[in-house]
Model confidence (mean pLDDT): 86 of 100.
A computed fold for a 543-nucleotide part of an RNA from a Bacteroidales bacterium, annotated as large-subunit ribosomal RNA, domain I.
The source organism's lineage runs through Bacteria, Pseudomonadati, Bacteroidota, Bacteroidia and Bacteroidales.

Context: one part of a larger RNA
RNA backbone atom coordinates (compact mmCIF):
# COMPACT_ATOMS: atom_id res chain seq x y z
C1' N A 1 0.00 0.00 0.00
C1' N A 2 -3.97 -3.50 -1.37
C1' N A 3 -8.08 -6.97 -0.13
C1' N A 4 -11.42 -8.64 3.60
C1' N A 5 -14.06 -8.53 8.38
C1' N A 6 -15.62 -5.73 12.63
C1' N A 7 -16.45 -1.05 14.87
C1' N A 8 -16.68 4.13 14.23
C1' N A 9 -16.59 9.17 11.78
C1' N A 10 -18.59 12.01 7.92
C1' N A 11 -22.79 12.54 4.93
C1' N A 12 -28.13 13.21 4.54
C1' N A 13 -30.35 9.17 0.55
C1' N A 14 -34.54 6.22 2.07
C1' N A 15 -38.88 5.26 5.06
C1' N A 16 -42.57 7.50 8.05
C1' N A 17 -44.82 12.38 9.07
C1' N A 18 -47.28 17.46 7.67
C1' N A 19 -48.16 23.06 9.66
C1' N A 20 -47.86 24.27 3.18
C1' N A 21 -49.24 23.88 -1.66
C1' N A 22 -52.11 22.14 -6.37
C1' N A 23 -56.77 21.27 -8.95
C1' N A 24 -61.81 21.46 -8.51
C1' N A 25 -67.19 21.78 -6.44
C1' N A 26 -71.21 24.46 -4.05
C1' N A 27 -72.70 28.91 -1.99
C1' N A 28 -71.52 34.07 -0.81
C1' N A 29 -69.31 38.48 -2.36
C1' N A 30 -68.03 41.02 -6.66
C1' N A 31 -65.31 46.38 -5.22
C1' N A 32 -62.01 50.28 -2.35
C1' N A 33 -61.13 55.85 -2.82
C1' N A 34 -61.06 63.58 -1.46
C1' N A 35 -65.36 61.19 5.17
C1' N A 36 -58.09 60.68 1.70
C1' N A 37 -57.82 54.30 -1.03
C1' N A 38 -54.39 50.48 -2.63
C1' N A 39 -49.44 50.56 -1.09
C1' N A 40 -45.73 52.41 2.02
C1' N A 41 -42.24 55.45 5.56
C1' N A 42 -41.60 56.35 10.63
C1' N A 43 -43.13 55.33 15.17
C1' N A 44 -45.64 52.33 19.07
C1' N A 45 -44.02 47.11 24.21
C1' N A 46 -41.02 47.27 31.31
C1' N A 47 -36.96 44.84 28.54
C1' N A 48 -38.02 44.40 21.63
C1' N A 49 -33.86 42.69 16.29
C1' N A 50 -37.85 40.50 13.12
C1' N A 51 -43.11 39.29 12.18
C1' N A 52 -48.11 40.57 13.66
C1' N A 53 -51.30 44.41 15.71
C1' N A 54 -51.92 49.46 16.34
C1' N A 55 -51.16 55.25 15.38
C1' N A 56 -48.75 60.70 19.58
C1' N A 57 -55.74 57.92 22.80
C1' N A 58 -50.15 54.03 19.05
C1' N A 59 -49.91 44.83 20.68
C1' N A 60 -54.59 49.98 21.71
C1' N A 61 -59.81 53.73 23.64
C1' N A 62 -65.51 53.81 24.14
C1' N A 63 -70.14 51.35 23.57
C1' N A 64 -73.65 47.31 22.55
C1' N A 65 -74.04 41.95 22.38
C1' N A 66 -71.59 36.94 23.18
C1' N A 67 -68.65 34.42 26.78
C1' N A 68 -67.19 32.89 31.95
C1' N A 69 -61.60 32.29 34.45
C1' N A 70 -57.90 33.31 33.69
C1' N A 71 -54.92 37.11 31.11
C1' N A 72 -50.67 40.95 29.34
C1' N A 73 -49.79 38.28 20.36
C1' N A 74 -45.68 35.02 17.61
C1' N A 75 -42.36 34.30 22.69
C1' N A 76 -39.72 31.34 27.06
C1' N A 77 -37.99 33.61 31.72
C1' N A 78 -38.17 37.83 35.00
C1' N A 79 -40.53 42.29 36.58
C1' N A 80 -44.85 45.12 37.08
C1' N A 81 -49.84 44.76 36.55
C1' N A 82 -55.23 43.51 34.94
C1' N A 83 -59.39 40.29 36.19
C1' N A 84 -66.60 37.45 38.96
C1' N A 85 -67.57 45.71 40.07
C1' N A 86 -66.82 39.95 34.48
C1' N A 87 -60.72 40.82 32.40
C1' N A 88 -58.11 38.39 28.16
C1' N A 89 -61.01 36.55 24.01
C1' N A 90 -65.20 36.59 19.81
C1' N A 91 -68.86 39.64 17.02
C1' N A 92 -71.81 44.66 15.67
C1' N A 93 -71.24 50.00 15.96
C1' N A 94 -68.21 54.21 17.11
C1' N A 95 -63.50 57.08 18.42
C1' N A 96 -58.36 58.08 17.60
C1' N A 97 -55.75 57.39 13.08
C1' N A 98 -48.13 60.91 12.57
C1' N A 99 -45.94 61.47 7.47
C1' N A 100 -45.85 59.95 2.20
C1' N A 101 -48.99 58.23 -1.55
C1' N A 102 -54.68 60.24 -6.72
C1' N A 103 -52.02 63.63 -2.80
C1' N A 104 -55.11 68.27 -3.79
C1' N A 105 -51.83 75.55 -0.52
C1' N A 106 -46.57 76.09 -3.30
C1' N A 107 -42.21 73.25 -4.04
C1' N A 108 -39.59 68.56 -3.93
C1' N A 109 -34.35 63.92 -4.85
C1' N A 110 -41.92 60.04 -1.85
C1' N A 111 -42.30 59.75 3.63
C1' N A 112 -39.07 66.37 3.37
C1' N A 113 -38.84 71.96 2.71
C1' N A 114 -41.54 76.69 2.56
C1' N A 115 -46.14 79.65 2.62
C1' N A 116 -51.10 82.76 2.41
C1' N A 117 -55.80 83.57 4.97
C1' N A 118 -59.23 82.94 9.33
C1' N A 119 -59.72 81.77 14.40
C1' N A 120 -57.51 80.57 19.28
C1' N A 121 -53.54 80.98 23.26
C1' N A 122 -50.53 85.83 24.51
C1' N A 123 -50.57 92.83 27.04
C1' N A 124 -48.07 93.05 22.10
C1' N A 125 -44.71 90.97 18.58
C1' N A 126 -42.97 86.34 17.76
C1' N A 127 -43.99 81.37 18.41
C1' N A 128 -47.38 77.47 18.73
C1' N A 129 -52.25 75.11 17.85
C1' N A 130 -56.80 74.32 14.82
C1' N A 131 -59.16 75.05 10.23
C1' N A 132 -58.64 76.34 5.19
C1' N A 133 -56.28 77.43 0.25
C1' N A 134 -54.88 72.17 -6.23
C1' N A 135 -57.03 71.00 -11.14
C1' N A 136 -60.92 69.75 -14.50
C1' N A 137 -66.24 69.02 -16.00
C1' N A 138 -71.25 70.44 -15.35
C1' N A 139 -75.01 73.65 -13.19
C1' N A 140 -76.42 78.32 -10.88
C1' N A 141 -75.32 83.60 -9.74
C1' N A 142 -72.59 87.86 -11.74
C1' N A 143 -71.51 93.41 -16.70
C1' N A 144 -66.93 91.43 -15.49
C1' N A 145 -63.33 89.87 -12.15
C1' N A 146 -65.01 86.04 -9.81
C1' N A 147 -68.24 83.33 -6.30
C1' N A 148 -71.30 79.05 -4.85
C1' N A 149 -72.91 73.92 -5.47
C1' N A 150 -72.42 68.90 -7.41
C1' N A 151 -69.23 65.44 -9.50
C1' N A 152 -64.50 63.45 -11.26
C1' N A 153 -59.52 61.87 -10.33
C1' N A 154 -56.26 56.98 -8.08
C1' N A 155 -56.10 51.52 -7.09
C1' N A 156 -57.80 46.47 -8.11
C1' N A 157 -57.01 38.97 -10.13
C1' N A 158 -59.79 37.43 -14.17
C1' N A 159 -64.13 38.08 -17.00
C1' N A 160 -66.52 42.35 -20.77
C1' N A 161 -66.83 46.38 -24.60
C1' N A 162 -64.29 49.78 -27.69
C1' N A 163 -59.75 52.27 -30.25
C1' N A 164 -54.93 50.68 -32.02
C1' N A 165 -52.29 46.15 -33.33
C1' N A 166 -47.28 42.66 -34.18
C1' N A 167 -43.75 38.81 -35.01
C1' N A 168 -41.86 34.08 -34.33
C1' N A 169 -44.45 30.22 -36.64
C1' N A 170 -47.21 27.10 -40.67
C1' N A 171 -47.11 26.90 -45.87
C1' N A 172 -41.53 21.51 -45.07
C1' N A 173 -38.15 28.06 -48.98
C1' N A 174 -41.38 32.59 -49.61
C1' N A 175 -44.40 37.25 -51.15
C1' N A 176 -51.00 36.52 -51.21
C1' N A 177 -52.37 33.45 -47.15
C1' N A 178 -51.35 31.60 -41.91
C1' N A 179 -50.19 32.59 -36.91
C1' N A 180 -54.55 36.43 -35.51
C1' N A 181 -57.78 40.52 -34.89
C1' N A 182 -53.97 36.34 -31.04
C1' N A 183 -49.94 38.67 -27.85
C1' N A 184 -49.32 43.51 -26.42
C1' N A 185 -50.65 48.98 -25.71
C1' N A 186 -54.63 52.56 -24.72
C1' N A 187 -59.64 54.07 -23.13
C1' N A 188 -64.24 52.67 -20.59
C1' N A 189 -67.89 49.90 -17.62
C1' N A 190 -70.34 46.29 -14.51
C1' N A 191 -71.30 42.39 -11.06
C1' N A 192 -71.54 40.68 -14.95
C1' N A 193 -70.47 43.11 -19.77
C1' N A 194 -72.08 43.10 -24.70
C1' N A 195 -76.47 42.07 -27.60
C1' N A 196 -81.74 42.80 -27.98
C1' N A 197 -87.80 43.61 -29.61
C1' N A 198 -86.96 42.86 -37.30
C1' N A 199 -86.11 48.08 -43.06
C1' N A 200 -85.00 39.62 -39.53
C1' N A 201 -85.48 34.74 -41.58
C1' N A 202 -88.01 31.77 -44.81
C1' N A 203 -90.27 30.11 -49.42
C1' N A 204 -96.02 29.73 -51.51
C1' N A 205 -95.79 26.50 -45.73
C1' N A 206 -94.43 29.18 -42.01
C1' N A 207 -91.18 31.24 -37.86
C1' N A 208 -91.21 35.39 -34.60
C1' N A 209 -86.22 40.20 -29.88
C1' N A 210 -81.33 38.99 -27.79
C1' N A 211 -77.90 35.55 -25.37
C1' N A 212 -75.79 30.52 -24.33
C1' N A 213 -75.32 24.98 -25.19
C1' N A 214 -75.99 20.32 -28.44
C1' N A 215 -76.72 18.88 -33.54
C1' N A 216 -76.74 20.41 -38.52
C1' N A 217 -70.91 20.02 -39.94
C1' N A 218 -65.64 19.91 -40.68
C1' N A 219 -71.22 20.09 -44.47
C1' N A 220 -72.20 24.57 -48.07
C1' N A 221 -68.42 27.44 -49.30
C1' N A 222 -63.64 29.85 -49.41
C1' N A 223 -58.43 29.06 -50.56
C1' N A 224 -50.69 30.72 -54.21
C1' N A 225 -58.32 25.79 -54.83
C1' N A 226 -51.59 25.24 -51.27
C1' N A 227 -51.12 25.40 -46.04
C1' N A 228 -55.36 26.17 -44.21
C1' N A 229 -59.95 28.89 -43.00
C1' N A 230 -65.06 27.64 -42.37
C1' N A 231 -70.77 29.38 -41.96
C1' N A 232 -76.17 29.52 -42.31
C1' N A 233 -81.20 27.49 -42.86
C1' N A 234 -83.44 23.95 -39.92
C1' N A 235 -83.95 20.75 -35.38
C1' N A 236 -83.28 19.92 -29.95
C1' N A 237 -82.47 22.34 -25.21
C1' N A 238 -81.33 26.64 -21.26
C1' N A 239 -83.95 31.20 -20.32
C1' N A 240 -87.98 34.02 -21.50
C1' N A 241 -90.44 40.41 -21.25
C1' N A 242 -91.20 43.75 -23.32
C1' N A 243 -90.99 49.08 -23.71
C1' N A 244 -89.82 54.67 -24.25
C1' N A 245 -88.82 59.01 -27.37
C1' N A 246 -88.58 62.40 -32.06
C1' N A 247 -92.83 63.94 -35.30
C1' N A 248 -98.19 65.38 -36.56
C1' N A 249 -101.81 68.03 -33.06
C1' N A 250 -102.98 70.99 -28.40
C1' N A 251 -101.51 74.34 -24.35
C1' N A 252 -97.82 77.53 -21.99
C1' N A 253 -93.46 80.41 -22.51
C1' N A 254 -88.54 82.75 -24.06
C1' N A 255 -85.29 85.10 -27.75
C1' N A 256 -84.45 87.63 -32.41
C1' N A 257 -86.20 90.45 -36.65
C1' N A 258 -90.01 93.55 -38.40
C1' N A 259 -94.30 96.63 -37.66
C1' N A 260 -99.18 100.67 -39.67
C1' N A 261 -98.12 98.73 -32.29
C1' N A 262 -103.41 95.11 -33.67
C1' N A 263 -99.76 91.71 -34.93
C1' N A 264 -96.55 88.92 -38.41
C1' N A 265 -92.13 85.90 -39.33
C1' N A 266 -87.99 82.95 -37.73
C1' N A 267 -86.07 80.03 -33.88
C1' N A 268 -85.91 77.55 -29.22
C1' N A 269 -87.68 75.61 -24.28
C1' N A 270 -91.56 73.25 -20.98
C1' N A 271 -96.10 70.27 -20.46
C1' N A 272 -99.89 67.18 -22.78
C1' N A 273 -100.38 63.83 -26.95
C1' N A 274 -98.22 59.69 -29.57
C1' N A 275 -95.01 55.36 -31.05
C1' N A 276 -97.52 51.68 -35.52
C1' N A 277 -96.85 47.88 -40.77
C1' N A 278 -101.05 49.93 -42.80
C1' N A 279 -107.17 46.77 -48.23
C1' N A 280 -104.45 52.13 -43.03
C1' N A 281 -100.75 53.04 -37.34
C1' N A 282 -101.02 57.88 -35.13
C1' N A 283 -102.66 62.99 -35.42
C1' N A 284 -107.60 65.15 -36.77
C1' N A 285 -113.48 64.81 -36.43
C1' N A 286 -117.74 62.24 -34.00
C1' N A 287 -119.47 58.66 -30.35
C1' N A 288 -117.81 55.98 -26.07
C1' N A 289 -114.83 54.03 -21.55
C1' N A 290 -112.61 55.07 -16.05
C1' N A 291 -112.85 48.95 -15.22
C1' N A 292 -109.34 45.35 -15.17
C1' N A 293 -104.59 43.95 -15.34
C1' N A 294 -99.28 45.24 -15.27
C1' N A 295 -95.25 47.60 -12.70
C1' N A 296 -87.88 46.46 -14.27
C1' N A 297 -88.68 52.69 -10.05
C1' N A 298 -89.81 54.34 -4.76
C1' N A 299 -91.63 53.48 0.20
C1' N A 300 -93.31 50.28 4.06
C1' N A 301 -94.09 45.65 6.34
C1' N A 302 -93.28 40.51 6.93
C1' N A 303 -90.15 36.40 6.36
C1' N A 304 -85.38 34.72 5.91
C1' N A 305 -79.88 34.58 5.54
C1' N A 306 -75.12 36.39 7.15
C1' N A 307 -71.79 38.89 10.71
C1' N A 308 -70.47 36.20 17.90
C1' N A 309 -72.65 31.90 19.98
C1' N A 310 -75.89 28.03 23.09
C1' N A 311 -76.77 23.16 23.91
C1' N A 312 -75.72 18.33 22.56
C1' N A 313 -76.36 10.78 23.90
C1' N A 314 -73.42 6.68 25.54
C1' N A 315 -67.70 2.72 29.76
C1' N A 316 -62.88 7.60 33.02
C1' N A 317 -65.72 -0.85 33.08
C1' N A 318 -62.38 -5.06 32.81
C1' N A 319 -57.88 -9.04 31.41
C1' N A 320 -53.06 -9.03 29.35
C1' N A 321 -48.75 -6.65 27.10
C1' N A 322 -46.45 -2.04 27.49
C1' N A 323 -43.07 3.81 29.43
C1' N A 324 -48.04 5.02 28.02
C1' N A 325 -53.97 1.61 25.88
C1' N A 326 -57.35 4.14 22.31
C1' N A 327 -54.46 -2.44 21.03
C1' N A 328 -55.92 -7.55 23.00
C1' N A 329 -59.62 -10.39 26.51
C1' N A 330 -64.44 -10.25 28.74
C1' N A 331 -68.80 -7.52 29.64
C1' N A 332 -72.05 -3.07 28.80
C1' N A 333 -74.20 1.37 26.56
C1' N A 334 -75.59 5.52 22.80
C1' N A 335 -76.87 6.37 17.89
C1' N A 336 -81.57 11.71 13.48
C1' N A 337 -74.58 11.63 16.58
C1' N A 338 -69.92 5.11 13.61
C1' N A 339 -67.74 13.08 9.69
C1' N A 340 -63.15 14.62 11.41
C1' N A 341 -59.25 16.06 14.71
C1' N A 342 -56.81 15.40 19.45
C1' N A 343 -55.42 12.63 23.73
C1' N A 344 -48.21 8.83 25.92
C1' N A 345 -49.80 3.02 19.97
C1' N A 346 -55.18 2.03 16.63
C1' N A 347 -61.28 5.65 21.03
C1' N A 348 -68.99 5.95 18.50
C1' N A 349 -69.32 6.12 24.51
C1' N A 350 -61.91 10.71 27.43
C1' N A 351 -61.54 15.99 24.99
C1' N A 352 -62.95 19.29 20.78
C1' N A 353 -66.73 18.08 17.92
C1' N A 354 -70.60 15.51 14.85
C1' N A 355 -76.75 14.59 14.02
C1' N A 356 -81.26 16.86 15.17
C1' N A 357 -82.42 21.57 17.66
C1' N A 358 -81.95 26.76 19.53
C1' N A 359 -79.91 32.02 19.27
C1' N A 360 -78.84 38.76 17.97
C1' N A 361 -78.68 44.61 21.54
C1' N A 362 -76.23 46.24 16.67
C1' N A 363 -75.11 46.16 11.38
C1' N A 364 -75.61 44.11 6.32
C1' N A 365 -78.03 41.27 2.33
C1' N A 366 -82.07 38.53 -0.12
C1' N A 367 -87.12 37.23 -1.03
C1' N A 368 -92.27 38.03 -0.75
C1' N A 369 -96.43 41.10 -0.03
C1' N A 370 -98.85 45.85 0.12
C1' N A 371 -99.12 50.90 -1.43
C1' N A 372 -97.59 54.61 -4.76
C1' N A 373 -95.13 57.03 -9.15
C1' N A 374 -95.95 55.11 -13.97
C1' N A 375 -98.40 52.04 -17.98
C1' N A 376 -103.07 49.63 -19.52
C1' N A 377 -109.80 51.16 -24.72
C1' N A 378 -112.58 50.92 -28.13
C1' N A 379 -115.88 51.91 -32.50
C1' N A 380 -116.82 54.84 -36.77
C1' N A 381 -115.40 58.72 -40.31
C1' N A 382 -111.93 61.31 -43.44
C1' N A 383 -107.32 60.82 -46.91
C1' N A 384 -105.80 67.15 -44.64
C1' N A 385 -101.15 66.35 -41.52
C1' N A 386 -96.98 62.91 -39.21
C1' N A 387 -93.79 58.47 -39.26
C1' N A 388 -85.82 59.96 -37.62
C1' N A 389 -81.26 63.59 -44.34
C1' N A 390 -75.84 65.26 -46.05
C1' N A 391 -79.32 59.96 -44.25
C1' N A 392 -80.50 55.81 -47.88
C1' N A 393 -78.21 55.00 -52.35
C1' N A 394 -74.16 55.50 -56.19
C1' N A 395 -68.63 56.14 -57.81
C1' N A 396 -63.60 55.61 -55.82
C1' N A 397 -60.41 53.62 -51.51
C1' N A 398 -60.44 50.36 -47.31
C1' N A 399 -62.56 47.02 -43.61
C1' N A 400 -66.28 43.11 -41.54
C1' N A 401 -68.89 38.57 -42.98
C1' N A 402 -67.85 31.25 -44.62
C1' N A 403 -66.91 34.54 -48.91
C1' N A 404 -58.76 36.37 -50.47
C1' N A 405 -62.90 41.50 -55.82
C1' N A 406 -65.01 37.63 -57.43
C1' N A 407 -71.09 37.27 -61.08
C1' N A 408 -70.73 39.51 -55.04
C1' N A 409 -75.62 40.55 -52.30
C1' N A 410 -75.46 42.17 -46.85
C1' N A 411 -72.93 45.32 -42.84
C1' N A 412 -69.24 49.52 -41.44
C1' N A 413 -67.07 54.15 -43.57
C1' N A 414 -62.37 57.80 -45.49
C1' N A 415 -63.59 60.66 -49.93
C1' N A 416 -66.78 62.84 -54.06
C1' N A 417 -71.78 63.02 -55.56
C1' N A 418 -76.71 62.62 -53.48
C1' N A 419 -82.84 60.78 -53.20
C1' N A 420 -87.97 59.42 -52.17
C1' N A 421 -91.84 60.73 -48.25
C1' N A 422 -96.85 55.62 -47.70
C1' N A 423 -99.52 55.74 -54.91
C1' N A 424 -93.22 56.04 -50.37
C1' N A 425 -88.89 53.06 -49.03
C1' N A 426 -85.69 48.49 -47.88
C1' N A 427 -84.70 43.21 -48.25
C1' N A 428 -85.19 38.07 -50.20
C1' N A 429 -76.63 36.77 -52.64
C1' N A 430 -75.11 40.70 -59.41
C1' N A 431 -79.30 42.79 -62.06
C1' N A 432 -84.83 43.08 -63.84
C1' N A 433 -90.05 41.60 -63.26
C1' N A 434 -93.65 39.15 -60.31
C1' N A 435 -94.46 37.54 -55.49
C1' N A 436 -93.27 37.46 -50.30
C1' N A 437 -91.30 39.67 -45.84
C1' N A 438 -90.29 44.18 -43.40
C1' N A 439 -90.54 49.71 -42.06
C1' N A 440 -83.59 52.15 -41.79
C1' N A 441 -81.21 56.69 -40.85
C1' N A 442 -83.40 57.92 -32.05
C1' N A 443 -83.21 55.28 -27.25
C1' N A 444 -83.95 51.60 -22.85
C1' N A 445 -84.41 46.46 -21.31
C1' N A 446 -84.12 41.23 -16.45
C1' N A 447 -83.00 35.93 -17.17
C1' N A 448 -80.37 31.90 -19.45
C1' N A 449 -73.86 33.25 -20.49
C1' N A 450 -68.22 34.62 -18.80
C1' N A 451 -64.72 35.17 -14.69
C1' N A 452 -62.67 34.52 -9.33
C1' N A 453 -58.27 38.74 -6.41
C1' N A 454 -61.72 37.75 -1.94
C1' N A 455 -65.13 34.84 2.15
C1' N A 456 -67.29 30.07 3.90
C1' N A 457 -68.00 24.88 3.58
C1' N A 458 -66.27 20.67 1.15
C1' N A 459 -63.82 17.12 -2.51
C1' N A 460 -59.38 14.60 -4.84
C1' N A 461 -57.02 6.71 -8.44
C1' N A 462 -53.16 15.49 -6.70
C1' N A 463 -47.74 16.59 -4.12
C1' N A 464 -45.37 15.11 0.42
C1' N A 465 -39.77 19.04 1.71
C1' N A 466 -34.54 18.33 -5.11
C1' N A 467 -41.95 17.10 -4.70
C1' N A 468 -46.09 20.60 -4.14
C1' N A 469 -46.54 27.70 -5.08
C1' N A 470 -40.54 30.98 -6.05
C1' N A 471 -42.04 30.75 -0.77
C1' N A 472 -44.58 24.44 4.84
C1' N A 473 -39.14 28.22 8.09
C1' N A 474 -37.88 36.35 9.49
C1' N A 475 -39.89 34.64 1.24
C1' N A 476 -40.65 37.98 -3.02
C1' N A 477 -36.84 37.46 2.51
C1' N A 478 -31.26 36.98 2.17
C1' N A 479 -28.34 37.90 -1.85
C1' N A 480 -27.18 39.84 -7.10
C1' N A 481 -27.86 44.11 -10.52
C1' N A 482 -26.85 51.64 -11.73
C1' N A 483 -31.66 50.01 -13.22
C1' N A 484 -35.73 47.48 -15.47
C1' N A 485 -35.22 43.09 -13.11
C1' N A 486 -33.33 38.40 -11.22
C1' N A 487 -34.00 35.56 -6.91
C1' N A 488 -32.39 31.18 -3.31
C1' N A 489 -31.20 27.71 0.54
C1' N A 490 -33.46 26.41 4.89
C1' N A 491 -39.20 21.29 7.98
C1' N A 492 -39.00 16.65 12.12
C1' N A 493 -35.36 15.84 20.22
C1' N A 494 -39.09 13.69 23.33
C1' N A 495 -45.48 11.53 25.25
C1' N A 496 -43.76 15.35 28.50
C1' N A 497 -37.97 19.58 28.88
C1' N A 498 -38.29 15.51 32.58
C1' N A 499 -33.14 20.10 27.91
C1' N A 500 -28.22 16.26 31.99
C1' N A 501 -28.32 18.45 39.54
C1' N A 502 -23.67 16.83 41.37
C1' N A 503 -18.47 14.80 40.85
C1' N A 504 -13.89 14.01 38.09
C1' N A 505 -10.13 15.04 34.00
C1' N A 506 -9.01 19.63 31.57
C1' N A 507 -6.51 26.44 31.06
C1' N A 508 -11.60 26.07 29.81
C1' N A 509 -17.95 29.15 28.86
C1' N A 510 -14.06 23.44 24.62
C1' N A 511 -14.44 18.43 24.95
C1' N A 512 -14.80 14.06 27.69
C1' N A 513 -15.62 10.19 31.86
C1' N A 514 -19.09 9.14 35.60
C1' N A 515 -23.85 10.21 37.89
C1' N A 516 -28.96 11.41 36.94
C1' N A 517 -33.78 11.97 33.52
C1' N A 518 -36.26 9.08 30.05
C1' N A 519 -39.29 3.39 27.13
C1' N A 520 -34.99 4.82 24.45
C1' N A 521 -29.53 9.56 25.05
C1' N A 522 -26.00 5.42 18.92
C1' N A 523 -33.48 10.49 21.07
C1' N A 524 -28.43 15.41 24.07
C1' N A 525 -29.88 20.39 20.71
C1' N A 526 -28.81 20.81 12.13
C1' N A 527 -31.17 15.95 18.27
C1' N A 528 -36.72 10.43 14.11
C1' N A 529 -34.91 6.88 10.57
C1' N A 530 -29.63 7.40 9.16
C1' N A 531 -28.15 4.34 2.55
C1' N A 532 -23.78 5.44 -0.65
C1' N A 533 -19.53 8.13 -2.01
C1' N A 534 -15.46 9.67 1.31
C1' N A 535 -12.12 9.23 6.05
C1' N A 536 -10.37 6.35 10.10
C1' N A 537 -9.26 2.43 14.10
C1' N A 538 -8.52 -2.87 15.23
C1' N A 539 -7.60 -7.65 13.38
C1' N A 540 -6.50 -11.25 9.31
C1' N A 541 -4.15 -12.22 4.75
C1' N A 542 -1.02 -10.52 0.52
C1' N A 543 3.04 -7.61 -1.44
RNA sequence: AGUGUACGGUGGAUGCCUUGGCUCUUAGAGGCGAUGAAGGACGUGACUAGCUGCGAUAAUCCUCGGGGAGGUGCUAAUAACCUUUGAUCCGGGGGUCUCCGAAUGGGGCAACCCAGCACGUUGAAGACGUGUUAUCACGCCGCAAGGCGUGAAGCGAACCCAGGGAACUGAAACAUCUAAGUACCUGGAGGAAAAGAAAACAAUAGUUAUUCCCCAAGUAGUGGCGAGCGAACGGGGACCAGCCCAAACCGGUGUUGUUACGGCAAUGCCGGGGUUGAUAGGACUGCGUCAUGGAAAAUAAAUUUCUAGCAGAAUACUUCUGGAAAGCUGAACCAUAGAAGGUGAAAGUCCUGUAAGCGAAAGAGAUUUAUUACCUAGCAGUAUCCUGAGUACCGCGGGACCGGAGAAAUCCUGUGGGAAUCUGCCAGCACCAUCUGGUAAGGCUAAAUACUACUAAGAGACCGAUAGUGAACAAGUACCGUGAGGGAAAGGUGAAAAGCACUUCGAACAGAAGAGUGAAAUAGAUCCUGAAACCGUACACUU